[in-house]
Molecule: Bacterial RNase P class A
Organism: Burkholderiaceae bacterium
RNA sequence: GAAGCAAGCCAGACCGCCGCUGGUGCAAGCGUCGAAAGACGGCACUGGAGGAAGGUCCGGACUGCACAGAGCAGCGCAGCGGCUAACGGCCGUCCACCGCGAGGUGAGGAUCAGAGCAACAGAGACGAGUCCACGGGUUCGCCCGUGGGGUGAAACGGGCAAUCUCUGCGCGCAGCAACACCAAGUAGGCCAGCGUUGACGUGGCUCGCGGAGCUGGCGGGUAGGUGGCACCGAGCCGUCCGGCAAUGGGCGGCCCAGAUGAAUGGCGGUCACGCCGGCGCUUCGCAAGAAGCGCCGGUGCACAGAAUCCGGCCUAUCGGCUCGCUUCACAU
Numbered sequence: 001g002a003a004g005c006a007a008g009c010c011a012g013a014c015c016g017c018c019g020c021u022g023g024u025g026c027a028a029g030c031g032u033c034g035a036a037a038g039a040c041g042g043c044a045c046u047g048g049a050g051g052a053a054g055g056u057c058c059g060g061a062c063u064g065c066a067c068a069g070a071g072c073a074g075c076g077c078a079g080c081g082g083c084u085a086a087c088g089g090c091c092g093u094c095c096a097c098c099g100c101g102a103g104g105u106g107a108g109g110a111u112c113a114g115a116g117c118a119a120c121a122g123a124g125a126c127g128a129g130u131c132c133a134c135g136g137g138u139u140c141g142c143c144c145g146u147g148g149g150g151u152g153a154a155a156c157g158g159g160c161a162a163u164c165u166c167u168g169c170g171c172g173c174a175g176c177a178a179c180a181c182c183a184a185g186u187a188g189g190c191c192a193g194c195g196u197u198g199a200c201g202u203g204g205c206u207c208g209c210g211g212a213g214c215u216g217g218c219g220g221g222u223a224g225g226u227g228g229c230a231c232c233g234a235g236c237c238g239u240c241c242g243g244c245a246a247u248g249g250g251c252g253g254c255c256c257a258g259a260u261g262a263a264u265g266g267c268g269g270u271c272a273c274g275c276c277g278g279c280g281c282u283u284c285g286c287a288a289g290a291a292g293c294g295c296c297g298g299u300g301c302a303c304a305g306a307a308u309c310c311g312g313c314c315u316a317u318c319g320g321c322u323c324g325c326u327u328c329a330c331a332u
Base pairs, nucleotide, nucleotide: 001328002327003326004325005324007322008321009320010319012271013270014269015268016267017266018265020048021047022046023045024044025043026042030041031040032039033038050303054314055313057312058311059310060309061308062175063174064173065172069207070206071205072204074171075170076169077168078167079093080092081091082090083089094108095106096105097104098103109166110165114164115163116160117159131148132147133146134145135144136143137142179227180226181225182224189218190217191216192215193214194213200210201209202208235254236253237252238251239250240249241248242247273300274299275298276297277296278295279294280293281292282291283290284289
């Protein structure tokens, strides 16, 4: 210098003006909407998207059903060891395969329980079969034993569990449209049927548990608001210690979006970066031209946008940066 491998990071910066939305404080009387519950309206200060907020594929928190309990069925996972709230995730390591290598990939328990399966070739392919030779038997159909050649991944001893199955471990079901409360209203009413000899619920079945209502029809005409929910948290940042690592612990600092027709934006300016065009200079070259730098003009800046929260996986992503390593070439 070229080509690669692996890990981590950034996702324009600043200023001005105008908006949107959450919180806190002040003000506490009025107004608007509404049946009510409740919501909105003032001023000041202040917070306001991501590495994936995405797909909703796993795992948890939380909530309800019994303080979620037993069996069967069903589903998932699978070398070994570790991490974690948990996982199908992550780390280390063994083995197998791929790569010259740095490295990458892996549905990697069991075929001494049982069943099932095996293309083509071959006489014969799962307990099947007789192509050739020899020996023996025969009711002359053939049968038994030994050996051999050929085919094939495999020829009587094995393979496949990415077929059922077995082993070990895990899983109750539903999901924030959960759920709780307020409010005239999925209310109150009428009719029929079933029901403490247990209807109905426990989202497969049986038990167990709860249990007084349930189902259908008529009629009615609601579906509004608040909490959950904006967080003292498996929280973020820095640093130290243990550990190869995932990760755990100590100390210090910080409080960091939150709507519900759904905020997080728009305009202008300066600077930075990429691309295109023009001009100038430098280097290389016979030349055509190539590379670099500067100035001017134009243009662009990806993928994508929270919706109960968190840990992962997967997918999308213009361009750029940092650290470590490998192979090859050249120079000393």